Context: one part of a larger RNA
RNA sequence: CUGGGUGUAAAGGGUGCGCAGGCGGGAAGUCAAGUUGGAUGUGAAAUACCGGGGCUUAACUCCGGGGCUGCAUCCAAAACUGAUUUUCUUGAGUGGAGUAGAGGCAAGCGGAAUUCCGAGUGUAGCGGUGAAAUGCGUAGAUAUUCGGAGGAACACCAGUGGCGAAGGCGGCUUGCUGGGCUCUAACUGACGCUGAGGCACGAAAGCAUGGGGAGCAAACAGGAUUAGAUACCCUGGUAGUCCAUGCCGUAAACGAUGAAUACUAGGUGUGGGAGGACUGACCCCUUCCGUGCCGGAGUUAACACAAUAAGUAUUCCACCUGGGGAGUACGGCCGCAAGGUUGAAACUC
Repeated sequence: CUGGGUGUAAAGGGUGCGCAGGCGGGAAGUCAAGUUGGAUGUGAAAUACCGGGGCUUAACUCCGGGGCUGCAUCCAAAACUGAUUUUCUUGAGUGGAGUAGAGGCAAGCGGAAUUCCGAGUGUAGCGGUGAAAUGCGUAGAUAUUCGGAGGAACACCAGUGGCGAAGGCGGCUUGCUGGGCUCUAACUGACGCUGAGGCACGAAAGCAUGGGGAGCAAACAGGAUUAGAUACCCUGGUAGUCCAUGCCGUAAACGAUGAAUACUAGGUGUGGGAGGACUGACCCCUUCCGUGCCGGAGUUAACACAAUAAGUAUUCCACCUGGGGAGUACGGCCGCAAGGUUGAAACUC
């Protein structure tokens, strides 16, 4: 390389958009590049293969035969692929009518709670733990009442509920804005799928500058525990957590399961629509989209998966090829840095 694979054994890119490329729906016509058939030329000799012959045999050698899977030119065929012309509507998209939603961005507003400040009442404790102590408190704490400040997060509703490509999104209102689903069938007429590079997005932590800072809390300090305790527990507490702008580009970024299309028993919940039946919003029946559970065939090493496939097929991309060394070294690219990305070998078992 081929082959075989990628839920858990090595292996699906974190996610999307998309250039090139690869692949691509129905009908009719034309061409003849691929394809198929035929013809001609060439495919040197030697070697190799097959059948014979010659040296006593063999090696060696001579003769004959087939073949040399290929290339070029010409003729022909037109099913398939391709090219082109015409056409179709079921794939895809547009329009129209509805509809659900923590989808995104911005601004404003609200109540509960913690903390702090001021004032009142009030007196000796509070706090914390397995037990304590550090800590706070007669300069009046804790508790309680009223007033004020400020920041962050939004109890109940809340649901294997919803939305989003993923990361993710949850108080309320308003504005701007993306996508989905259902019904219709007016329009376009294959406009599609995938997608190396590329571009964009991308939790937390971290970085830069400027704000902000209630609670929490790496580091740090103290008190305990302990043989020790650079921990677990306690009292404090700074970065950070929050906002704006710009970086970083990684996660068990997980369904550890790439995307798309088609097909293949059922049962039962739940979210959003449409239709039927009905007096009826209910129940029931049909249907589309989503989200769960159970389960047959089939698959699987087993576990399990099972119309949301890990079943049956097709297309395209990514990735794997014994363990360690090692996601390391070196080099390249990116980054302010931290580091990221690409990514070996010696050696060893």